[in-house]
RNA sequence: UUCUUAUCCAGAGAGACGGAGGGAUUGGCCCUUAGAUGUCUCAGCAACCAGCCACGCUUAGGUAUGGUGCUAAUUCCAAUAGACGUAUGACGUCUUGAAGAUAAGAA
Numbered sequence: 001u002u003c004u005u006a007u008c009c010a011g012a013g014a015g016a017c018g019g020a021g022g023g024a025u026u027g028g029c030c031c032u033u034a035g036a037u038g039u040c041u042c043a044g045c046a047a048c049c050a051g052c053c054a055c056g057c058u059u060a061g062g063u064a065u066g067g068u069g070c071u072a073a074u075u076c077c078a079a080u081a082g083a084c085g086u087a088u089g090a091c092g093u094c095u096u097g098a099a100g101a102u103a104a105g106a107a
Base pairs, nucleotide, nucleotide: 001107002106003105004104005103006102007101008100013042014041015040016039017038021031022030023029025079026078027077028076043071044070045069048067049066050065051063052062053061075099081095082094083093084092085091
């Protein structure tokens, strides 16, 4: 980097450095010199994998030791296709797909 599978409406921030953009893409809408994004330290959340404990052999639990991950907004919303509703005006609800993120496995 590519492929497969699973999940994505829950949860969890302080300090230091630094100084301009950032939220993947496009549109919208937001965050940001009252200091964003980022890096580091500490803290926290979660429970994907491994470990440990219990149960048990169809499935399911607990813990938080290790490997990741995460700590603005549902993946911030929409994007493709379809169904329904509607004051026929935009629009709203639901399902699905694409893209993306994370984990595990494989090449």